Context: one part of a larger RNA
RNA sequence: CUGGGCGUAAAGCGUGCGCAGGCGGUUCGCUAAGACAGAUGUGAAAUCCCCGGGCUUAACCUGGGAACUGCAUUUGUGACUGGCGGGCUAGAGUAUGGCAGAGGGGGGUAGAAUUCCACGUGUAGCAGUGAAAUGCGUAGAGAUGUGGAGGAAUACCGAUGGCGAAAGCAGCCCCCUGGGCCAAUACUGACGCUCAUGCACGAAAGCGUGGGGAGCAAACAGGAUUAGAUACCCUGGUAGUCCACGCCCUAAACGAUGUCAACUGGUUGUCGGGCCUUCAUUGGCUUGGUAACGUAGCUAACGCGUGAAGUUGACCGCCUGGGGAGUACGGUCGCAAGAUUAAAACUC
Numbered sequence: 001c002u003g004g005g006c007g008u009a010a011a012g013c014g015u016g017c018g019c020a021g022g023c024g025g026u027u028c029g030c031u032a033a034g035a036c037a038g039a040u041g042u043g044a045a046a047u048c049c050c051c052g053g054g055c056u057u058a059a060c061c062u063g064g065g066a067a068c069u070g071c072a073u074u075u076g077u078g079a080c081u082g083g084c085g086g087g088c089u090a091g092a093g094u095a096u097g098g099c100a101g102a103g104g105g106g107g108g109u110a111g112a113a114u115u116c117c118a119c120g121u122g123u124a125g126c127a128g129u130g131a132a133a134u135g136c137g138u139a140g141a142g143a144u145g146u147g148g149a150g151g152a153a154u155a156c157c158g159a160u161g162g163c164g165a166a167a168g169c170a171g172c173c174c175c176c177u178g179g180g181c182c183a184a185u186a187c188u189g190a191c192g193c194u195c196a197u198g199c200a201c202g203a204a205a206g207c208g209u210g211g212g213g214a215g216c217a218a219a220c221a222g223g224a225u226u227a228g229a230u231a232c233c234c235u236g237g238u239a240g241u242c243c244a245c246g247c248c249c250u251a252a253a254c255g256a257u258g259u260c261a262a263c264u265g266g267u268u269g270u271c272g273g274g275c276c277u278u279c280a281u282u283g284g285c286u287u288g289g290u291a292a293c294g295u296a297g298c299u300a301a302c303g304c305g306u307g308a309a310g311u312u313g314a315c316c317g318c319c320u321g322g323g324g325a326g327u328a329c330g331g332u333c334g335c336a337a338g339a340u341u342a343a344a345a346c347u348c
Base pairs, nucleotide, nucleotide: 003320004319005318006317007302008301012316014201015200016199017198021194022193023192025088026087027086028085029084030083031082033081034080035077036076037075038074039073040072041071042070049065050064051063052062053061054060091191092188093187094186095185096183097182098181099180103177104176105175106174107173108172109171110154115149116148117147118146119145120144121143125136126135162169163168206247207246208245209244210243211242215241216240220236221235222234223233258315259314260313261312262311263310266293267292268291269290270289271288272287273286274285275284276283297304298303321348322347323346330341331340332339333338
């Protein structure tokens, strides 16, 4: 190396795009690189194997044969793979017509609520807890009424719902913009699948510069609790949370399940589209999502089960006992925090 695996035991890159590479529908012709068959040459000797011979046997020595699974040249075959050329339409895509949607970016705007400010009414409490206290309040709080300021988030609808590659996305309106699904035709004619390196996106926290700052709230302070209480509870409260631009690049980034394609019983719900049907918003068929159950089969079991973890193919990634360790060193990236790549000694 040949192996076996990756939902939960070690193992699917967070997600996509994609060069090289790998793989690739159907048909006809040519070719002969791969492939297959024959021939020739070569493949030292020894070794190995077979049949003999020699030491009393064996090891050992020795004669002959086979083999040396290889390489080169040459002749042929034309199914398959490749190459070249010509077609096809079932893969892929384009056009036309519809449809649904919190898909993305920008701008505007609305109402409820919290907080704060001003003024009016009004008087002794308020707030908080298991109970308290710190805190606020006679310099008039809390409550209530009117007016104003400002920031952030959008109750109900709302869903086992929808959209997006993932991260994620929710008041309403406008502008710009991506993708998807369905139906019937027309067109292109394999234009495809996957993808090391690469590129792009990537929650929260964090970082830089400048804004903003209502509520919440690491740190911090005080009050409690307690043996102690660097906590849980309470009163405050700064970064941060928000915006713009630039970084960071990690998550139980999870379906702990890579992408694509084909095949293999059903039942029930729900979302989007179409067709037929019904008095009907009724019933049926079909197609693309999203859920529940379950046949065969699979699985160590749990469970999965046409959205597979079933039966297969293509390509990529990853695993190989526990600890040491996702660490050290070195490299790359980063302003930093750190990220990424990634051992060994030793030990069980």